[in-house]
């Protein structure tokens, strides 16, 4: 300098906030898709449940 490996600390899983779970990453993971531009789309979760936010429908 490089590579493996263990440990504590984080950090991340395409829009907010919590709890549990699971996976990743170790300055790196991550940061959606569709289209040639122009522009269109879907979701607030990795997954579970809760709440706030936004869409549809019904009833009162």
């Nucleotide at each position: 300098g490089u590579c493996g490996g263990c440990c504590u600390c984080g950090g991340c899983g395409a829009u907010g906030g919590a709890g549990c779970u699971c996976g990743c990453c170790a300055c790196a993971u991550g940061c959606g898709c569709c289209g040639c531009c122009a522009g269109g789309c879907u979701g607030a979760u990795g997954g579970c449940u809760c709440c706030u936010a936004c869409c549809a429908g019904a009833a009162u």
A computed fold for a 60-nucleotide RNA from an Acidimicrobiaceae bacterium, annotated as Fluoride riboswitch aptamer (crcB RNA motif). The prediction has a mean pLDDT of 83. Taxonomically the source falls in Acidimicrobiaceae (Bacteria, Actinomycetota, Acidimicrobiia, Acidimicrobiales).